Bacterial RNase P class A from an uncultured SAR86 cluster bacterium, 337 nucleotides, folded computationally. It matches the Rfam family "Bacterial RNase P class A". Rfam classes the family as a ribozyme. Rfam's curators write: Ribonuclease P (RNase P) is a ubiquitous endoribonuclease, found in archaea, bacteria and eukarya as well as chloroplasts and mitochondria. Model confidence (mean pLDDT): 77 of 100.

C1' cells in the first nucleotide's frame, strides 16, 4: 500500500407555516405521540380465543453429531466430525447399508449370489491357424469394477506373505459427551434411506374474516332423506365419552355499531454469573392503533440520503431485497526498516 474474512451502525436531520390520526384537555392559534431492518414471505414456533367436560391407540407429519440457552422452535450458543479454501473462516438433509425390499439408463465380459473383450502365462502347432488350462497384477468401458503403496513370491498372477497406510474389534488415557491419541488383534471392504424401511424424539384442531355483546329486519315458511341396531361433535381411523336429533335442495332477511386491539415471555441502563447464547437484581421509561384504511405539501439551511420500501392481534426467529456510508476485530500477499 492492496485484497479478503467476521462482526455492527447508519440509511435522513433541523426550523416554521399549513393539514390527517390517536391521547389528554376542553374555552383553544392547546399540549403531546405518530410504519421497518426487514413492515416483505407467510416458512418454523408459540401467547390468545373458541371446539370442549375429557381421554387412549394406530396411522400420518416433522426433527436426526454432543453438551447448553429458550414460552417453545426446524432458532441460536458452544463444542466435535466431514468437505472447500494458503488462511481468516464457510458449510453439512450429520442417526442405521451385518433386519428386509428395491434402484443404477446406456457403455462394458461383468455392476454385489459380480467377471474374462484386449492382454499376461503353460499345453499342443510350427508356413499358418485352431483349441484346452490359469490369471485378475496390465489397458479398455463407465459417476462407480473384489482396499492402497512398495518388497518378496510365482509358470504368470493375486492378502499370497511382509512393511506401512486405511477399516472393524478390544484395552488404556483425555473430555459431561461427540470425540482425540497411544498399543494390541484380525486379512478385511461396493453406492444410494433428500429411495421404501428401522430406530430415537416431538406434534389434537381451527383461527382475529377467532371469539364476545347490542340493535334491527324477514317467511318461527317450503321439499326430501336418515333417525336409538342411528346420527352428530374443529384432521382420518379404531375404541372410548358426551349429546339427541341430524343432512341435502331451493328461497327470504341482515351484513351496522361496540369490543377483541395494545403495559407487553416489552424496551433501556447498570451490576452479578457464564466462552456465549443467556439468566438474575436494581434503578428506569411508555415507544402506531387506522377501520376502504392516518404522518402529507412548501420554504429555508445542514447532509452520503440517489437504494429495498408502509403496521391492520401480538411477540421470538428464518429466509429474501437493499444505492451508498461508518467502525471494531481478523487473514493473506508484497515492499522498507
Nucleotide at each position: 500500500c492492496g485484497a479478503g474474512c467476521u462482526g455492527a451502525c447508519c440509511g435522513g436531520g433541523u426550523a416554521a407555516u399549513c393539514g390527517c390520526u390517536g391521547u389528554c384537555a376542553a374555552a383553544u392559534a392547546g399540549a403531546u405521540a405518530g410504519a421497518g431492518g426487514a413492515a416483505a414471505g407467510u416458512c418454523c414456533g408459540g401467547g390468545c380465543u373458541c371446539c370442549a367436560u375429557a381421554g387412549a391407540g394406530a396411522a400420518u407429519g416433522a426433527u436426526g453429531c454432543c453438551a447448553g440457552a429458550u414460552a417453545a422452535c426446524g432458532u441460536c450458543u458452544g463444542g466435535g466430525u466431514g468437505c472447500u479454501g494458503u488462511g481468516a473462516a464457510g458449510u453439512a438433509a450429520c442417526g442405521g447399508a451385518u433386519a428386509g425390499u428395491g434402484c443404477a439408463a446406456c457403455a462394458g465380459a461383468a455392476a454385489a449370489u459380480a467377471a474374462a473383450c484386449c492382454g499376461c502365462c503353460u499345453u499342443g502347432u510350427g508356413u499358418u491357424a485352431a483349441a484346452a488350462g490359469g490369471u485378475a497384477a496390465g489397458g479398455g468401458u463407465g459417476a462407480a469394477a473384489a482396499g492402497g503403496u512398495g518388497c518378496g513370491g510365482u509358470a504368470a498372477g493375486a492378502g499370497c506373505g511382509c512393511a506401512c497406510c486405511a477399516g472393524a474389534c478390544u484395552u488404556u488415557u483425555g473430555g459431561u459427551a461427540a470425540c482425540a491419541a497411544a498399543a494390541g488383534u484380525c486379512g478385511u471392504u461396493g453406492g444410494c434411506a433428500a429411495a421404501c424401511c428401522c430406530c430415537a424424539u416431538c406434534a389434537g384442531g381451527a383461527g382475529c374474516a377467532a371469539g364476545a355483546c347490542c340493535a334491527a329486519a324477514u317467511a318461527g315458511a317450503g321439499a326430501c332423506c336418515u333417525g336409538u341396531u342411528a346420527a352428530u361433535g374443529u384432521u382420518u381411523c379404531u375404541c372410548g365419552c358426551a349429546u339427541u336429533a341430524g343432512g341435502u335442495c331451493a328461497g327470504g332477511g341482515u351484513a351496522g355499531g361496540u369490543u377483541g386491539c395494545u403495559a407487553g415471555a416489552g424496551g433501556u441502563u447498570u451490576a452479578u454469573g457464564g466462552c456465549a447464547a443467556c439468566a438474575u437484581a436494581a434503578a428506569u421509561c411508555c415507544c402506531a392503533g387506522a377501520g376502504g384504511a392516518a404522518u402529507g405539501a412548501u420554504u429555508a439551511c445542514c447532509a452520503a440520503u440517489u437504494a429495498c420500501a408502509g403496521a391492520a392481534c401480538c411477540c421470538g426467529g428464518c429466509u429474501u431485497a437493499c444505492a451508498g456510508g461508518u467502525c471494531a476485530g481478523c487473514u493473506c500477499a508484497c515492499a522498507a526498516a